[in-house]
Context: one part of a larger RNA
């Protein structure tokens, strides 16, 4: 020095276990904000560095419910306190809520500095101090007001539960890549993706056929299965990639332009013949009332077997014009029908139904034994609409917290239904007249979007430039012509079935179990690094109970150690379950 046994240091592998993640599924919310949010900043405790709650009324204040003996938060000491007159918890509502922050009185290097007006406190006075209001756009009312008479812009002042910001996905809309793929690479792919803007809702969007079919028929829209990797597009490459039929979830269908009309308004024109007209007839009375065009406002009216105006007949009961009597007629009103507040008009109020935000009740076991401990194991017994599950000194249906099942709310919120309350409602025939949405449909050029690269290319959308028709009309049925079908653009509105999930709350897992799972199981977006956008850890485990070693020794003496207690263990000693290997030692034994 090597090699091997045996013990041991180091070290933290394994096994064990979770407070913490992961994904999925029921429900609920789907926003918050000038009544100042989301994020912070500084304070705030007797003692207080960190979290954590809170806000100069600062681990908090008032009040209503619930629950019951102990409370002053993680988190210990000390020290002071509250509490059955109900503390401390849990829950409704409510007060305060400091600065910064859309941040809004002006400013600024966020938490800061400077004001102005009013009214209060204070001071012999002025400084000071409280408190309220002062930003900017829009709308609405006043009052003012130029160039330029009348006006208009402009100014000013008040109001306003209006705007602004913040916010994961999901919606829609306007812009819009490149890597890549084509084994290059240009069309073309990736792909309307990523990604930037603007904007709304809890869903968005679509949506009541100028659709589809095809000689039979359907009957808004939207998802989903199939049709189908089909039909087709495609340097016919690489790749893209429908639709209708069918089956299914949901089901809902209305308002409006026009034309017609109005003794409703307001403007232009005209208009002196006492006509026209003043709802009709009759009589009387009115004299810028008329008449015309425009624009606003009511009523009508909304379809494709077209349909509306329009003209004519006829219709429950009362009341019955707005110049005057008298009839009638329009219109009201009661009566019938009907139907509503998510659209189609819109509010509210009451009662009531189920919920949700704290809870309540909830069966049934003992004894012996081993052990430190019984819940283990003998023995013998219950309850079970309850033998889910957690912890209780190892392994409990009956020890505790639950589970099954039954129950509950002053308060506020959300919802179900009656009611009140609101709305709304005639019938035929008749086709001559009038209407049926215009720089609109189409057309040509250029582009885009449709599964479709310009192609024989419909059907949509549109920059430019041209330009109809009104029902005997006009669009589609994949160029384009007949014919036949099917349909009515060019105005709007609309729940359900779909999309997410940043949160809330029940639950589940052939998901993880500390180099795993979130980056983060611990004072984790923290320590640290970066000028800065940014970047980004590592760190769990004594023990059933701290009983966390009184007390003596040794000592280069806040450090290590030996007795000694304590505990089932101390090789469980706060460097703490288990404690593997690489590495370092000691005794022995061989070999050199």
């Nucleotide at each position: 020095a090597g090699c091997a046994u045996a013990c041991g240091g180091u070290g933290g592998a394994u096994g064990c276990c979770u407070u913490g993640g992961c994904a999925c599924g029921g429900a609920u919310a789907g926003g918050c904000g000038a009544u100042g949010a989301a994020g912070g900043a500084c304070g705030u405790g007797g003692u207080u560095a960190c979290c954590u709650g809170c806000g100069a009324u600062a681990a908090g204040c008032c009040u209503c419910g619930g629950a019951u003996a102990g409370g002053u938060g993680g988190a210990a000491g000390c020290a002071a306190c509250c509490u059955u007159a109900g503390a401390c918890c849990c829950g409704g509502g409510g007060a305060u809520g400091u600065c910064c922050g859309a941040a809004u009185g002006g400013a600024g290097c966020a938490a800061u500095c400077c004001a102005u007006a009013c009214a209060g406190a204070g001071u012999a006075a002025u400084g000071u101090c409280u408190g309220u209001a002062u930003a900017c756009u829009c709308u609405a009312u006043a009052c003012u007001g130029a160039a330029u008479a009348c006006a208009u812009a402009g100014g000013u002042a008040u109001a306003g539960c209006a705007g602004a910001g913040c916010u994961a996905a999901c919606c829609u809309a306007g812009g819009g890549a490149a890597c890549u793929g084509a084994a290059a690479c240009a069309u073309c792919u990736a792909a309307g993706u990523a990604c930037c803007u603007a904007g709304u809702g809890g869903a968005a969007a679509a949506u009541a056929a100028a659709a589809c079919a095809a000689u039979a028929g359907u009957g808004a829209u939207u998802u989903c299965c199939u049709g189908a990797g089909u039909a087709g597009c495609g340097g016919c490459g690489a790749g893209c990639g429908a639709a209708a039929c069918g089956g299914a979830a949901a089901g809902a269908g209305c308002c409006u332009a026009a034309a017609c009309u109005u003794u409703c308004u307001g403007a232009u024109g005209u208009g002196u013949u006492a006509a026209a007209g003043a709802c009709u007839g009759c009589a009387a009375u009115c004299c810028u009332u008329g008449c015309a065009u425009c624009a606003g406002a009511g009523g009508u009216g909304u379809c494709g077997u077209g349909g509306g105006a329009c003209u004519u007949u006829c219709a429950g009961g009362c009341u019955g014009a707005u110049u005057u009597g008298c009839a009638g007629u329009a219109a009201g009103c009661c009566a019938g029908a009907g139907a509503g507040u998510a659209a189609g008009a819109a509010a509210c109020u009451a009662a009531u139904u189920u919920g949700u935000u704290a809870g309540u009740u909830g069966a049934a076991u003992g004894a012996c034994u081993u052990g430190g401990a019984a819940a283990g194991g003998u023995c013998a017994g219950c309850c079970a609409u309850a033998g889910a599950a957690u912890g209780u000194g190892a392994a409990a249906g009956c020890c505790a917290u639950g589970u099954a099942a039954a129950c509950g709310a002053a308060a506020a919120c959300a919802u179900u239904u009656u009611a009140g309350c609101u709305c709304u409602c005639g019938a035929a025939a008749g086709u001559a007249u009038c209407c049926c949405g215009a720089g609109u449909a189409c057309c040509a050029c250029g582009g885009a979007g449709u599964a479709a690269g310009u192609g024989g290319a419909a059907u949509u959308c549109u920059g430019u430039g041209g330009g109809a028709a009104u029902c005997u009309g006009c669009g589609a049925g994949a160029a384009c012509c007949a014919u036949c079908u099917c349909g009515u653009a060019a105005g709007g509105c609309u729940a359900a079935a779909u999309a997410c999930u940043c949160a809330u709350u029940c639950g589940u897992g052939a998901c993880c179990g500390a180099u795993a799972g979130u980056g983060a199981a611990c004072a984790a977006g923290u320590a640290c690094c970066g000028u800065g956008a940014g970047g980004g850890a590592a760190a769990g485990g004594u023990g059933a109970a701290a009983a966390g070693c009184a007390c003596u020794c040794c000592u280069u003496a806040c450090a290590g150690g030996a007795g000694g207690g304590u505990g089932a263990a101390a090789u469980a000693g706060u460097a703490c379950c288990u404690g593997a290997a690489a590495c370092c030692g000691u005794c022995u034994g061989c070999u050199u």
Molecule: large-subunit ribosomal RNA, domain I
Organism: Ignavibacteriota bacterium